[in-house]
Molecule: c-di-GMP-I riboswitch aptamer
Organism: uncultured Pyrinomonas sp.
């Protein structure tokens, strides 16, 4: 020098609260913005698979009927797992 690690900072992300308008999208979970204050992340950025959970429009079955039971191809965690690519900073 070059590698491997990543503390601080300074930016990023963001869990939960609260506010704006309850304004749009959805059967519904749930989603989408902007401020505030806040828990945390070095991949908590993205893709893919697998796995939990929520919800059940349609669809099947029950029922005289209101309904009910199933179900995801909807969602939401990945701050569960795994793998695949991206990436600021560079002290000890």
């Nucleotide at each position: 020098a070059a590698g491997c690690c990543g503390a601080a900072a300074g930016g990023g992300c963001c869990a939960u609260c609260c506010g704006c308008c309850a304004a749009g999208c959805g059967a519904a979970a749930g989603c989408u913005g902007c401020g505030g204050a806040g828990c945390g992340c070095a991949a908590a950025g993205c893709c893919g698979u697998c796995g939990a959970c929520c919800u059940a429009c349609a669809c099947g079955c029950c029922g005289c009927a209101c309904g009910g039971c199933g179900c995801a191809u909807g969602g939401u965690c990945g701050a569960g797992a795994c793998g695949g690519u991206u990436g600021c900073c560079g002290a000890a």